Predicted 3D model of a 93-nucleotide RNA (c-di-GMP-I riboswitch aptamer) from Ferroacidibacillus organovorans. The model forms 100% of the base pairs in the Rfam consensus. It was read from a public genome assembly, where an Rfam model found it. Rfam family: c-di-GMP-I riboswitch aptamer. Its family is annotated with cyclic-di-GMP binding in the Gene Ontology.
[in-house]
RNA sequence: AACCCGAAAUCGCAAACCCGUUUGAAAUGCGGGGACGCAAAGUCUCAGUUCUAAGGCUGACCUCAAAUCGGCUAUGAAGGCUGGACCGCAGAA
Repeated sequence: AACCCGAAAUCGCAAACCCGUUUGAAAUGCGGGGACGCAAAGUCUCAGUUCUAAGGCUGACCUCAAAUCGGCUAUGAAGGCUGGACCGCAGAA
């Protein structure tokens, strides 16, 4: 000198819930209020995980088709679930 742990403070984010919505098939998203929490609850979405299933495949039904009911599926999402990558405010004992 750098890094790790870390009290306090400043700044910041914002779960549930409520209201609205010109997102969407849905899951979601977005805006306002709100304040459970968060030192990475910043960014990415790489791996896992979770949610959804329009479309696709498929089963049942049916003489066949359509319709209906079911199963699988992400190319759709979440990230305040875990790990990873990148970046970052403050710093007493």